FMN riboswitch aptamer (RFN element) from Pseudomonas pohangensis, 162 nucleotides, folded computationally. The source organism's lineage runs through Bacteria, Pseudomonadati, Pseudomonadota, Pseudomonadales and Pseudomonas.

This record gives sequence, structure tokens and C1' cells, in this order.
RNA sequence: GAACGUUCUCAGGGCGGGGUGAAAUUCCCCACCGGCGGUAAUUCUGCGCAAUGCAGAUAGCCCGCGAGCGCUUGUGCGCUUCCUUCGGGAGGCAAGCAAGGUCAGCAGACCCGGUGUGAUUCCGGGGCCGACGGUUAGAGUCCGGAUAAAGAGAGAGCGGGA
Repeated sequence: GAACGUUCUCAGGGCGGGGUGAAAUUCCCCACCGGCGGUAAUUCUGCGCAAUGCAGAUAGCCCGCGAGCGCUUGUGCGCUUCCUUCGGGAGGCAAGCAAGGUCAGCAGACCCGGUGUGAUUCCGGGGCCGACGGUUAGAGUCCGGAUAAAGAGAGAGCGGGA
């Protein structure tokens, strides 16, 4: 001291004001929020006497990932078609449950100007996006699955030994 194995811990934020209405934290006006890894020239922080030095931080909309829905597989409540020697046989659909997370898909959203060798990340300006189910009325912000036993991953311990 790499891979790898294993255990533990951690791992998501946000409706405040006004309007309409019988009813809206769901509509309208103003507001508020931004998971994980990568990328880092600007900026910030630390170390250093200093350097063109070293380390760390910095993207919702650039690349990739995650939960959810879907999908696939297994099982299968139940429904049903055909055949039949009436014993039964061969199929289809499919609630619920379990597993997978490689996979169709939902699945998202950025431009302009400035600086610079280099920026959709910096600076300035103006935009845009946000699962499913529920609801006296349509939800990124409320309630629910979920104080999730889920999770991208992060950290630590132990083993390991190229």
C1' cells in the first nucleotide's frame, strides 16, 4: 500500500404575503427550494517567506447516477377462450406479492453579453425545470407509500495483500 471482502455510521430542501372563490399552502400576482458522482480557467478558504506552489470548496437546467411510476421475470386471488372419451387437457387476461435495477419509456429544464488559450460551471442580465397516489379546486413546497427496512454515494473500522 491497489483490487477485493466485510461491518458500522451518515446520506433532501421549500408556501410567507395578497387576489378570486362555497371550496385552492393546488389557480393568478409576488415569494421560496435545489440529492449524489464527474468536469473547474473565475471566485472563495487554508497552508506557505514566496512562487507560475500545494490542498479544499464551488453547475437544479454540461456528462452520468438515484428514489418513484413503468418495464421484465417469478408466483398468482380472480376472470375467460378452445378441445374433450366428461376424467380432464391446451391457452389468454390478470389483482396482490416477491425479485431485477442491464433494460422501451415517463424524465425534466439555458440562453445572451463580458473576461479568457480555454467557461452552457465564473461575473452581469433575462429565462426555464421539478415522480406517483390523494385532495370540497389542478400541488416542486400540503397529506401518503416513507420515523422507508429504499438510495446515487460519502466516511470510518476490520480483513486482504497486487